This is a predicted structure of a 373-nucleotide RNA (Bacterial RNase P class A) from a Candidatus Zixiibacteriota bacterium. The source organism's lineage runs through Bacteria, Pseudomonadati and Candidatus Zixiibacteriota. A source record names the gene rnpB. It matches the Rfam family "Bacterial RNase P class A". Gene Ontology terms of the family: ribonuclease P activity, dimeric ribonuclease P complex and tRNA processing. Rfam classes the family as a ribozyme. Model confidence (mean pLDDT): 77 of 100.

RNA sequence: AAAGCAGGAGGAACAGUCGCGCUUUGAAUGAUUUUCAUUCAGAGUGAGGAAAGUCCGAGCUCCGGCGAAUCAGAGCGCCCGAUAACUUCGGGGCGGCGUGAGCCGACGGAAAGUGCCACAGAAAACAAACCGCUCUGCCGAAAGGCGGAGUAAGGGUGAAAACGCGGUGUAAGAGACCACGGCAGAUACCAGAGAUGGCGUCUGCGGCAAACCCCGCUCGGAGCAAGGCCAAAUAAGGGAAGAGGGGUCGAUUCCCCCCGCUAUCAUUCCCGGGUAGGCCGCAUAGAACAGCCGGGCAACCGGCUGUCAAGAGAAAUGACUGUUAUCCCGCCAACAGCGGGAGACAGAACUCGGCUUAUUUCCUGCUUUUUCA
Numbered sequence: 001a002a003a004g005c006a007g008g009a010g011g012a013a014c015a016g017u018c019g020c021g022c023u024u025u026g027a028a029u030g031a032u033u034u035u036c037a038u039u040c041a042g043a044g045u046g047a048g049g050a051a052a053g054u055c056c057g058a059g060c061u062c063c064g065g066c067g068a069a070u071c072a073g074a075g076c077g078c079c080c081g082a083u084a085a086c087u088u089c090g091g092g093g094c095g096g097c098g099u100g101a102g103c104c105g106a107c108g109g110a111a112a113g114u115g116c117c118a119c120a121g122a123a124a125a126c127a128a129a130c131c132g133c134u135c136u137g138c139c140g141a142a143a144g145g146c147g148g149a150g151u152a153a154g155g156g157u158g159a160a161a162a163c164g165c166g167g168u169g170u171a172a173g174a175g176a177c178c179a180c181g182g183c184a185g186a187u188a189c190c191a192g193a194g195a196u197g198g199c200g201u202c203u204g205c206g207g208c209a210a211a212c213c214c215c216g217c218u219c220g221g222a223g224c225a226a227g228g229c230c231a232a233a234u235a236a237g238g239g240a241a242g243a244g245g246g247g248u249c250g251a252u253u254c255c256c257c258c259c260g261c262u263a264u265c266a267u268u269c270c271c272g273g274g275u276a277g278g279c280c281g282c283a284u285a286g287a288a289c290a291g292c293c294g295g296g297c298a299a300c301c302g303g304c305u306g307u308c309a310a311g312a313g314a315a316a317u318g319a320c321u322g323u324u325a326u327c328c329c330g331c332c333a334a335c336a337g338c339g340g341g342a343g344a345c346a347g348a349a350c351u352c353g354g355c356u357u358a359u360u361u362c363c364u365g366c367u368u369u370u371u372c373a
Base pairs, nucleotide, nucleotide: 001369002368003367004366005365006364007363008362009361010360012324013323014322015321016320017319018318020046021045022044023043024042025041026040027039028038029037030036031035048345052356053355055354056353057352058351059350060223061222062221063220073219074218075217076216077215078092079091080090081089082088093107094105095104096103097102108214109213113212114211115208116207117206130155131154132151133150134149135148136147137146138145139144163181164180166178167177168176182205183204184203185202186201187200189198190197191196227280228279229278230277237271238270239269240268241267244259245258246257247256286308288307289306290305291304292303293302294301295300326342327341328340329339330338331337
C1' cells in the first nucleotide's frame, strides 16, 4: 500500500427569527360561584440507535378452572456460567469452512421400530452379475457360439456401491482370515468442575430424525381495543306516586278521537342498566438511567454519589439564516488559504430484556500478500 477479520464510539454544536404538541403560571372574555371552554402572554419540556419488524422472553390485566396427573399439540436439545426470564448472552468442548485474523453449526438417538434415497446404473441395502475374471457342459476342424455354477478384486453409473491398504488364501475371489490404519459405540485407567480429551481393551462398519418416531426438558389462553371507575341516551327488570294523559300547531276554551281510572293497567318520578363521551391504567422511584470504585477471562454482579427525563388524541417534536466542526469536489507546490456542495436510515403510542432487519461517519486491535528502508 492492497485485500480482509473482529470490536468499540457517535448519529453534529452554538446563536437568532418564525412555528407546533404537552405541562404549568398569569390575564381577559363567555357560561351559573367551585369549575370548564376560548384567546393572549410568560416559564419548563419535547424521539431512536434502531423508536422499525412484532420474532422470542417478562412485568401488568382479565378469563375459576387456569389445579394435580395423563393424553394431544407446540417449542427446545454438547457443558459450565449469567439473568427476573428466555429458544437470549458469556466462556469452553466437538464438528465444518478459511492460507490466516476468524466465521458457521436444530450439536440427543440411525445399535427400538417404520419409512425414504431423484437421475444414472445390473444393483441404493434380509444386497446385486451389465462388462470382466474363474471352473465347467454341449456344438464346432478352428476362431468362436449357446448354456450352467462361482466371483464384488478390476471397469462402468452415481451425491453415495457394504471401511482403506498390504498380505494369507483360492479355480478365480471375498473382513473369509491376519497385520497396520480410519470411523462409531461401550468400557478400565489418567487429566478436567463438566462437555470432552489421552491411552488401552472389546464390539461393529452406507446416508437421512429441519421423515415418522423414541428419549429428556419446557409450555393454560387472550392481550392496554387488557382492564377499572364515572356516565347523556335506549330496551329488559325493580320500586313509589297515581286520576287523568295524549292527538293539537304560541296560549286558553269547546267539540271529536285514542289510551286509562285502584292497578298484572294511562301517565310521572326514582333505582337499574352502560351506548356516546370523560377519567384512570399512563409517564413512571424502578429487573430505571449516568458517573466513579471494587469483584469476575467475560456475560454480569456489588458499593457509593447524582438524576427524575416526551407522551396527548391517529398522533406535536419543524422550517429558515449565520458561525464553527466533519466529509467530498475544484483552484493551488501545499496538510495553509479560497470557492462550491453534502449529512443517511427512520418516526415514540402501556413498560422493560433480547433477537433480527435498515442506515451514516469515525476510532482501535488483528490477519494475509506485495514493495521499500